[in-house]
RNA sequence: CGGGUUGACUCUGGAGAGCGGCGGAUUCACCGCCCACCGACGGGGCAGGACGUGAAGCACAACCGCGUUCAAACUUUCAGGUAACGGGACAGAGGGGCGGGA
Numbered sequence: 001c002g003g004g005u006u007g008a009c010u011c012u013g014g015a016g017a018g019c020g021g022c023g024g025a026u027u028c029a030c031c032g033c034c035c036a037c038c039g040a041c042g043g044g045g046c047a048g049g050a051c052g053u054g055a056a057g058c059a060c061a062a063c064c065g066c067g068u069u070c071a072a073a074c075u076u077u078c079a080g081g082u083a084a085c086g087g088g089a090c091a092g093a094g095g096g097g098c099g100g101g102a
Base pairs, nucleotide, nucleotide: 009094010093011092012091013090018035020034021033022032023031024030036082037081038080042078043076044075045074049069050068051067052066053065054064
């Protein structure tokens, strides 16, 4: 100096589950309590593998046990959510300005 990747940012798509009951406070939004549900913000948990160790006999290997590390869209439902709005894992796309012409 140039390029790529990742993250941030912008736009777009984006599931699931009660417009639950009672009260505050008054139809909705909001707050508190209660019951029933959802998993795709976030958080927690786990496999294999690797390492160490039980392990001695001069050692080594295998099997087994324990410990450390340890993934997810799995699992959990702590948090969050259950009309719309909003949020939303994940996915796709993404220099700007000015002038002229059509």